[in-house]
RNA sequence: GGGGGCAUAGCUCAGUGGUAGAGCGAUCGCUUCGCAUGCGAUAGGUCGUGAGUUCAAUCCCCACUGCCUCCA
Numbered sequence: 001g002g003g004g005g006c007a008u009a010g011c012u013c014a015g016u017g018g019u020a021g022a023g024c025g026a027u028c029g030c031u032u033c034g035c036a037u038g039c040g041a042u043a044g045g046u047c048g049u050g051a052g053u054u055c056a057a058u059c060c061c062c063a064c065u066g067c068c069u070c071c072a
Base pairs, nucleotide, nucleotide: 001071002070003069004068005067006066007065010024011023012022013021018055026042027041028040029039030038048064049063050062052060
């Protein structure tokens, strides 16, 4: 220098054009003499940034940024 992949909740990841989810974690409650386990509820996201297409974009196109990987 060139090719490919990834970026979504505190962490690990799903989702795939039509109001964004799970597990773990956090907080509160029930259960216990107490703890753990179990059960229930709640909070937590400008879906990396910008631009485009579309009635509508986390999803499609483009650029950029960061990380991983391959080639030189």